[in-house]
Context: one part of a larger RNA
RNA sequence: CUGCUAGGUGGAUGACUCGGUUCUCAUGCCGAAGACGGGUGUGACAAGCUGCAGAAAGCCAUGGCGAGGCGCAUGUAGCCAUCGAACCAUGGAUCCCUUAAUGGGACUACCCAACAGAUCCGUGAGGAUAGGGAACGCAGGGAAUUGAAACGUCUGAGUACCUGCAGGAAAAGAGACCAAUCGGUAUGCGGUUAGUAACAGCGAGUGAAAACCGUACAGGGCAAACUGAAUCCUGCGCAGAAAUGUGAAGGAGAUGUGGUGUUGUAGACUGCCUUUUAGACCUGAACCUUUCGAUUCGAAGUUCGCUGGAACGCGGCACGAAACAGGGUGAUAGUCCCGUAGAAGAAGAGAGGAAGGCGUGGCAGUAUCUCGAGUACUGCUUAUCGGAUAUUAAGCAGGAAGACGGGGGGCAUCAACCCCCAACCCUAAACACUAUGAGAGUCCGAUAGCGUACGAGUACCGCGAGGGAAAGUUGAAAAGAACCCCUAACUGGGAGUUCAAAGAACCUGAAACCUAGCAGCUUUCGUAGGGUAGGGCUCUUCGGAGUUCUGCCGUGCGUUUAGAAAAACGUGCCAGGGAGUUUGCCUUAGUGGCGAGGGUAAUCCUAAAAAGGAGCACCCAUAGGGAAACCGAUAUUCCGCAAGCAAUGAGGGAUAUGGUAUGAAAGUGCCAGGAGUCACUAGGGCAAGACCCGAAGCCGAACGAUCUAACCCUGAGUAAGGUGAAGUGCGGGUAAAACCGUGCGGAGGCCUGUAGAGAACUUACGUGCAAGUAGUCUUCUAACUUGGGGCUAGGGGUGAAAAGCCAAUCGAGUUCGGCGAUAGCUGGUUCCCACCAAAGUUGGCCGCAGUCAAGCCUCGGAGGAGAUGGCGACGGUGGUAGAGAGACGGAUUAGGGAAAUAGGCCGGGAAACUGGUCAGUCCCUUGUCCAACUCCUAAUGUCGUCGCAUCGAAGAGUCCGGGAGACGGGGCACUGGGGUAAACCCGGUGUCCGAGAGGGGAACAACCCAGACCAUGGUUAAGGUCCCUAAAUGCUGGCUCAGUGCGAUCGGGUGAAAGGUGUCCAUAGCCAAAGACAGCGAGGAGGUUGGCUUAGAAGCAGCCACCCUUCAAAAAGUGCGUAACAGCUUACUCGUCAAGGUUAUGGGCCCUGAAAAUGGACGGGGCUAAGUCAGUUACCGAUACCAUGGGCCAUUCGAAAGAUGUGCGAUAGGUGGGUGUCCUGCCAGGACAGAAGCGUCUCCACAAGGAGGCGUGGACCUGGUAGGAAUAAAAAUCCUGGCGGUAGUAGGAUCAUAGCGGUGUGAGAAUCACCGCCGCCGAAAGGGCAAGGGUUUCUUGACAAUGCAGUUCAGUCAAGAGGUAGUUGGGCCUAACUGUCCUCCUAACUGGAUGGACGGGAAAGGGAGACCGGUCAAUAUUCCGGUACUACCGGUGUAUGCGUGGCAACACAAGUCCUGUUUCUGACAUUUCGGGGUAAGCUGACACAGCAUGUCUGCUGUGCUAACCAAGAUACAUCGAGGGAGUAUCGUCACGAUGAGAACUCGAUGAAACUUGGGAAUGGUGCUCCUCUGGAGCAUUCAGCCCAUCCCUGGAAUCCGUGAAAAAGGAACAGGAAAAGAUCAUCGGUAUCCAUACCCAGAACCAGCACAGGUGCCCCUAGGUGAGAAGCCUAAGGUGU
Repeated sequence: CUGCUAGGUGGAUGACUCGGUUCUCAUGCCGAAGACGGGUGUGACAAGCUGCAGAAAGCCAUGGCGAGGCGCAUGUAGCCAUCGAACCAUGGAUCCCUUAAUGGGACUACCCAACAGAUCCGUGAGGAUAGGGAACGCAGGGAAUUGAAACGUCUGAGUACCUGCAGGAAAAGAGACCAAUCGGUAUGCGGUUAGUAACAGCGAGUGAAAACCGUACAGGGCAAACUGAAUCCUGCGCAGAAAUGUGAAGGAGAUGUGGUGUUGUAGACUGCCUUUUAGACCUGAACCUUUCGAUUCGAAGUUCGCUGGAACGCGGCACGAAACAGGGUGAUAGUCCCGUAGAAGAAGAGAGGAAGGCGUGGCAGUAUCUCGAGUACUGCUUAUCGGAUAUUAAGCAGGAAGACGGGGGGCAUCAACCCCCAACCCUAAACACUAUGAGAGUCCGAUAGCGUACGAGUACCGCGAGGGAAAGUUGAAAAGAACCCCUAACUGGGAGUUCAAAGAACCUGAAACCUAGCAGCUUUCGUAGGGUAGGGCUCUUCGGAGUUCUGCCGUGCGUUUAGAAAAACGUGCCAGGGAGUUUGCCUUAGUGGCGAGGGUAAUCCUAAAAAGGAGCACCCAUAGGGAAACCGAUAUUCCGCAAGCAAUGAGGGAUAUGGUAUGAAAGUGCCAGGAGUCACUAGGGCAAGACCCGAAGCCGAACGAUCUAACCCUGAGUAAGGUGAAGUGCGGGUAAAACCGUGCGGAGGCCUGUAGAGAACUUACGUGCAAGUAGUCUUCUAACUUGGGGCUAGGGGUGAAAAGCCAAUCGAGUUCGGCGAUAGCUGGUUCCCACCAAAGUUGGCCGCAGUCAAGCCUCGGAGGAGAUGGCGACGGUGGUAGAGAGACGGAUUAGGGAAAUAGGCCGGGAAACUGGUCAGUCCCUUGUCCAACUCCUAAUGUCGUCGCAUCGAAGAGUCCGGGAGACGGGGCACUGGGGUAAACCCGGUGUCCGAGAGGGGAACAACCCAGACCAUGGUUAAGGUCCCUAAAUGCUGGCUCAGUGCGAUCGGGUGAAAGGUGUCCAUAGCCAAAGACAGCGAGGAGGUUGGCUUAGAAGCAGCCACCCUUCAAAAAGUGCGUAACAGCUUACUCGUCAAGGUUAUGGGCCCUGAAAAUGGACGGGGCUAAGUCAGUUACCGAUACCAUGGGCCAUUCGAAAGAUGUGCGAUAGGUGGGUGUCCUGCCAGGACAGAAGCGUCUCCACAAGGAGGCGUGGACCUGGUAGGAAUAAAAAUCCUGGCGGUAGUAGGAUCAUAGCGGUGUGAGAAUCACCGCCGCCGAAAGGGCAAGGGUUUCUUGACAAUGCAGUUCAGUCAAGAGGUAGUUGGGCCUAACUGUCCUCCUAACUGGAUGGACGGGAAAGGGAGACCGGUCAAUAUUCCGGUACUACCGGUGUAUGCGUGGCAACACAAGUCCUGUUUCUGACAUUUCGGGGUAAGCUGACACAGCAUGUCUGCUGUGCUAACCAAGAUACAUCGAGGGAGUAUCGUCACGAUGAGAACUCGAUGAAACUUGGGAAUGGUGCUCCUCUGGAGCAUUCAGCCCAUCCCUGGAAUCCGUGAAAAAGGAACAGGAAAAGAUCAUCGGUAUCCAUACCCAGAACCAGCACAGGUGCCCCUAGGUGAGAAGCCUAAGGUGU
């Protein structure tokens, strides 16, 4: 690695179906007689569903049925039933609470009250309305996305949505209608007209009607004229079955009940005639017919044999059929069961007939009367509509007529003609929908089909609107595993059941993934698990399979791209799901029918939704031209394909001619020699979501202020300390002030700092403790913090403003809907084979990521012979490269000359004039240029003809038609433009890649070779031949010494200018035996120190000149040198030597020039050739070429074999043919003696695929043919499920506490219980409440899950138990705010506004009233004991008044009821300071008890008591009487007070907290004792200190802030009433209902969690230290999760 065996996990597949889905038919309202919906109950045991309703899985009656029954749903117990149960049908009874909800209220399922019931109509009897309902209907409002490739009219669309209202249908509807000179005759609906007329940025688009064919058919009534009570209602009487009729009474009615009458050929009116019909009306006793209907009847085998667990199978023999639809039964049943065809049918409910009742019709005449008003119509505006000037409606303004009138007839107006009569009403059927019932299906079959096959709109999520799952199968029958063993148990092992364990985690049981055992081969290596060649081993059905060795080759798949192994994107793996469909119209092709015709549509008939027939409206074609009026068409000849000997010759081509429009005509345009049409199938298009998935957004209607922002109402909170404003006392000071000092005082968006609030720092954390926390920090009497109740809502709110916040969401919330918005953008798009095969270019576009047309591809047809980027020849064509400039246009260098003087400047001159110079012109010479110059002018190109070559009847070129794709390109070579350049940008020609494999190039899309149908062999190409590595260490001749090089091109290997006395080669000069070059030897002189200059200048500072002489040769001097000379040297000359020398130019190789960051590249080794140049031969080398064999395609021939072909790479794309899956018809088969599926093995086919064997499985399956599709997956950050790797990893730990030992329990103990020790909190981590939660409380039992491990434990699981109120809270009141009604506004509404009325609204506001003790496992101000209080009701007794006392304030039992007025209490800010108290604490004494101690003594503990009743005082405030104040006095913590009366004295009223006594020791607590479920006894005392932030009471200060209301209660006054009976005293009674358990947080709340976060109040909060509620330590208590 592979195989076998045993599996596990998982839940695919197959089979099944109680469900869904679509269509067809039927059916279609319910409700105050209380609906729909819901809540809660209801069972012997009862959680869910179902049923039912306190009469509660039911009661009564009638009918049916006929033996069992008490629902799903087993079980135990108990019942019912032949005296007929259960069950079915029909009728009745009951029907809690809520809900329209209706006595009032409310947070639905509750509360309150007592008048007995909302609202409206009616005299009244009585009646009506509301609310619900899937879709459908009518009406009032009315978007946006979108389309127009933008956008505004337009479109979307009168759609979505909101609102009102109705019915089983709704709406519409009987002409002031159409039409056209003919006529039709209400309305709706279907077909058609018709995508027509028409509208429209005349864009996108929108879009009728008449007529015709059908369906179904139906017409009536008022107002008015005239009449004038002739009418109607109610209860009662009579008749009747009833409807109805009738009688009297009462009522309605002259603001007119009833009659008449209803459209012009009218009616009234006048006159005359006639006689009971129509009906859509009413009734329902009897009669007739009929429908539905519980239910009943309903044929024929359970015959023989075989298999099997079982027969419905197989084989044999029978039978029925008005019944072989279907289902069930232990496999597949006409004859076993239910049914089916066909019959019968009670009660009851209908339908029709008949019956009864109600209910007249016409003719003539024409004097008069009548016929719908703010209407018709007009103007303006708006909407609607195809309606255009000519629809309809509405608003505003104006505003008629009166049948001799009016409206209409598609422009106004006029006339004629025709049609009709508005401004009043009703009207069946035919059509829309489908909640409900039934049936059916070429629909789905558990990831499908409805979201739901199952206790699903459930669980769960969200504040809410709203969102919204998963989950089917034992077996024929539970026969659901008795009994035994191990174990604490779960498991497990036996036994047993069964055909089979299919064993409840249960049919089949795939894959991913995970194991164990055995076997075969094999490895120790840089390794792909693949391919290929050759071997080994094992096995073999002899086909092959497994494994391995050696060599070689070899960078996944899909997508996007010019280009992908890519470090571009996507996929963890597996299974299942997952994307070109459907309808209408158009177009083309194929097939078929009929054919100058073809077809029907709706609908109707038979009928089973089949199939067939009828239907001829209408459509297309049959004639065109023209804007229209209007007019109105085909022949001859020739050529010619197939065919044929030929003539000829369907189609085809040419030529004429004709029709029509225009035009005077000529002419021009279109048309013309008959083929269509219908159906099916296929390709394509258009409209629709239109192949699938995907936005951000826009609009509508709702839901949200439990978060947060602001505001309103009502409450609460802020330890302690510091500072010391104003004012003021006193002193000083002043004329008086000012001012100063010192006290008192206690201000402040003051300071320090708790609680509280915040968020500056950025340390930690940052898959956290936490979807912002810990720490540090800031603020903390104010613009402060905070609870509860309210209000503001989405283009809106709120905002000390950050576009902040408005429920973890904000530059426009959330939810649902429009909606499948749109997406020129991204991604994905599923089986096979065969043939052909692109483009990245041109033009247009708000066009550049797109698209249209053309070009390029493909398929089909027509036609019938030439075609062609090839080669050659001949003949044309052209103006580029180049070249030129005296050939033009333009540019342009240098010099000379000339003429003319007209110019500029300069010089000379008095001037005339003259000279110079510059520029220009001309001429000569000279040097240069051009894409937009050309006197010239190639190569290549291009056109024609001819020839060759190739292609072409296997049909080319050409033409016509169907379908595309593509319009991002890229490289290289050559050649242009831009640019410094570029893997740069823009062109041209060609080529390759794109879409192209193979060989070479080390590797390498496009470079070289070469275009791959398959196999085998051979020969070559490019390129190679030392080794890696196949082939030459080949040959000949050079070059190179640099490892130069061993690198064609290249992004890659860079190597320049400049140099070389490196070396080789070539060419041209010069010198040279008359001696060159170099060296060596010698000479190198004289005039002269040339002149000048100079201090000097002598060859050699400088200037000028540069002569002459001697010589072999020698400069008025080449360089050095001196002050100047001198000196050395060179040129030059001779000698010596001896043969080449020297110069220039060019070429090859080589060298220098030559610098980059980890060590590195000729591919490597290495090489002196194995480098390099030239030549030469051989060999290797590809999918090229050749040979052989095979396949496919095309074509002809053929029965076949075969033959022919320069055929067969391929992306986008076109075309053709097949495979598989599911279902259906027909035909034919298989299967329990084993179907499908699954696993495995073998074989066949070009492929998709197919067949068979074995095993598993246990009931269905398949072939052929034809048809129909929800028909094929590896990818979409796809969807769902399962399972991996990560990984036994991170983590379970370091904020705030910490554990240890023993004992017990138990199968088991770090963790449970108990004990001991040790810790931690202690303005909490202790105790108690509100909100919120909802049983978490307590007990017993249990440990699968929950608990970050364990667990004997638990806030877990199971079963029981627990909550007790006149006084606590609610219930009452009112606050902000809010509801209803009335009035008003508004299209509508559950909408809005103001005022009034009536309600609601606070478990922290207001408020009648209770305390202590005891008790339970769990409650207590609730029970019990004791002692109290309040309200109301009732009884009894007493009081019968118009005063008394006091100077006065005022006091006293002297009344009750009703009404009104007035008033008080209720009732109120903040800061600060007093006074009076209390709680709590501390200290001491004493008593008792305990412990320690020899004694003295020490230490520890306890020493507690309420409401209520009675009594009492005082503070304080106010008042009365007296008093009578200046040297002012009195007084405060402080401020202050006083002739408007101070001090001082006395008194009155209001009136605290509190104290004392009782309560009350018979209680509690501590202790002792006893005869111990209990009882008895003792003690419980006194004094002091310190004193609250609590209670009572008072003052002051501050304010641009002046600080709720009502209920309820009190008092006074006024008026009235009763004759009873009050205050008071006392007795008795009543006090219902709801909450009450428990937590209240580092585990019961909000944060997904037993979460370091968040969450309001009280006790303070006790002691020590301290200013302190700080910090630290401790008590009580809790705790060490």